[in-house]
Molecule: c-di-GMP-I riboswitch aptamer
RNA sequence: AUAUGCAAAUAGCAAACCAUCCGAAAGGAUGGGACGCAAAGCCAGGUAUCUAAGGUAUAUCCUAGAUGUACUAAGAUCGACCGACUGCCAUG
Numbered sequence: 001a002u003a004u005g006c007a008a009a010u011a012g013c014a015a016a017c018c019a020u021c022c023g024a025a026a027g028g029a030u031g032g033g034a035c036g037c038a039a040a041g042c043c044a045g046g047u048a049u050c051u052a053a054g055g056u057a058u059a060u061c062c063u064a065g066a067u068g069u070a071c072u073a074a075g076a077u078c079g080a081c082c083g084a085c086u087g088c089c090a091u092g
Stems, first nucleotide, its partner, number of pairs: 003091003006092001012037002017032006035079001041085001043083001045082003048077003054072008
């Protein structure tokens, strides 16, 4: 340097759920809590998925606007897969 993670050791992260807060929502932050994780560190770059405030189209109505429906990411997920970058321990 590369590969591997059955075993050892030391550390780390923290799903669901609960509380508070932020957000239109998806979701996020903090605290509690541990299902799991050898990159569950990091980057929304590709794919995928979620949401649809705003926007566009359309329908209805009392034509003021309102409501419904469809589409839409500039929003979100790296604990969805791939990829970029970085890193701990061991190799019995």